Predicted 3D model of a 275-nucleotide part of an RNA (large-subunit ribosomal RNA, domain VI) from a Dehalococcoidales bacterium.
The full RNA is in RNAcentral, with records from ENA.
The organism belongs to Dehalococcoidales, within Bacteria.

Context: one part of a larger RNA
């Protein structure tokens, strides 16, 4: 820009396109059919696995460089005590959210259509025979559907629902015409709605998407809870001391949950008059 007869918001149909499509073992049927025996099934029923693919984080584990603790060297805070910086995050032990696999769940099923090789029925040419010449049936992990995803720029541009209005509203002016018609203006700094801006994240390279924008819990802060770490500092007691113990399941605490307008989301621009 178009989708043709106004402007919007949702939900869809599916022309077309892409993906998936795997395989093994065991049990049973059955030591049956078959076979002198040795051996040993089809068909069918059930269970488990491998690789692959998708999704997810309840569990198990990994990571978790602004969470907690322990600890070495050194510098500094005057000293002690307590801390801070640097040393790969100094090193070490743990670890929330998120992200993850080694974790969890799910998938290949089934069915239909037309067929290939092949197997047939009926059947002439060719009194027989012949699956083929006319006619007609079955038949594959393959084809087309069925399953999953995208999809109306599918220019043949589809459909449904909902919202906001118009129509024969107002007004005069201009042009053209001499019946009247057409165009412009107002209504409109508008309606439904949209976009920009702003606060953000379940989203993310940008864009897009999603939530919120005071009629507000969108982010931060604050309060509480959960989770993590593992019993802070100070003081008391015991011990010559290192240290232990009591106060104390303490103290500290990032992303989670509930609440709370304290701080920041001020606002702006577009957007219908069909026939």
């Nucleotide at each position: 820009c178009g989708u043709c007869u106004g402007g919007a918001g949702a939900u869809u149909u599916g022309a077309g396109a892409g993906g998936a499509g795997c395989u093994c073992u065991c049990u049973u049927u059955a030591g049956u059919a078959c076979g002198a025996g040795a051996g040993g099934a089809c068909c069918g029923a059930g269970a488990g696995g491998g690789a692959c693919a998708g999704a997810c984080c309840u569990c198990u584990g990994g990571u978790g460089u602004g969470c907690c603790a322990g600890u070495u060297g050194u510098u500094c805070c005057g000293c002690c005590a307590g801390g801070a910086g640097c040393a790969u995050u100094g090193c070490u032990g743990g670890g929330u959210a998120g992200c993850u696999a080694c974790g969890u769940c799910u998938g290949g099923c089934u069915g239909g259509u037309a067929u290939a090789a092949g197997c047939g029925c009926u059947g002439a040419a060719a009194g027989c025979a012949u699956c083929u010449a006319a006619g007609u049936g079955c038949g594959a992990a393959g084809c087309c559907c069925a399953c999953c995803u995208c999809a109306a720029g599918a220019u043949a541009a589809g459909a449904u629902c909902u919202c906001c209005c118009a129509u024969c509203c107002u007004u005069u002016c201009c042009c053209u015409u001499c019946g009247g018609g057409g165009g412009g203006a107002g209504g409109a700094g508008u309606a439904a709605g949209a976009c920009c801006g702003c606060a953000a994240g379940u989203a993310g390279a940008c864009u897009a998407c999603u939530u919120g924008u005071u009629u507000g819990a969108u982010a931060g802060g604050c309060g509480g809870u959960g989770g993590g770490u593992g019993u802070a500092a100070g003081g008391g007691c015991a011990g010559u001391a290192a240290u232990g113990u009591c106060u104390u399941u303490a103290g500290c605490u990032u992303a989670a949950c509930c609440g709370u307008a304290c701080u920041a989301a001020u606002g702006g621009u577009c957007g219908a008059g069909g026939g």